Model confidence (mean pLDDT): 84 of 100. SAM riboswitch aptamer (S box leader) from Brevibacillus massiliensis, 97 nucleotides, folded computationally. Of the family's consensus pairs, 97% are formed in the model. NCBI's taxonomy places the organism under Bacteria, Bacillati, Bacillota, Paenibacillaceae, Brevibacillus.

[in-house]
RNA sequence: UCUUAUCCAGAGAGGUGGAGGGACUGGCCCUGUGAAGCCUCGGCAACCGGUAUCUGGUGCCAAUUCCAGCAAAGCGCGCUCGCUUUGACAGAUAAGA
Numbered sequence: 001u002c003u004u005a006u007c008c009a010g011a012g013a014g015g016u017g018g019a020g021g022g023a024c025u026g027g028c029c030c031u032g033u034g035a036a037g038c039c040u041c042g043g044c045a046a047c048c049g050g051u052a053u054c055u056g057g058u059g060c061c062a063a064u065u066c067c068a069g070c071a072a073a074g075c076g077c078g079c080u081c082g083c084u085u086u087g088a089c090a091g092a093u094a095a096g097a
Base pairs, nucleotide, nucleotide: 001097002096003095004094005093006092007091012041013040014039015038016037020030021029022028024069025068026067027066042061043060044059046058047057048056049055050054065090070087071086072085073084074083075082076081
């Protein structure tokens, strides 16, 4: 990089750190009642493996992938708008190549 599958559920505390983070854009949200990162122990259970009711390798532990972002259908009669549903795009994770 490509392919396939899944993404409405689930899962903490301490230390360090010091202002950011939630992929991107627009919202909205989390955050000095301490962000990201790193460490320790703990937990959840998506995929693959095994000596198989347990365990190993990754992964994950705010909010539906936080919502929308492109298209189609339907509804509303304030219609260059709004709402609902579906599919795509994009993203994340796993396995294989």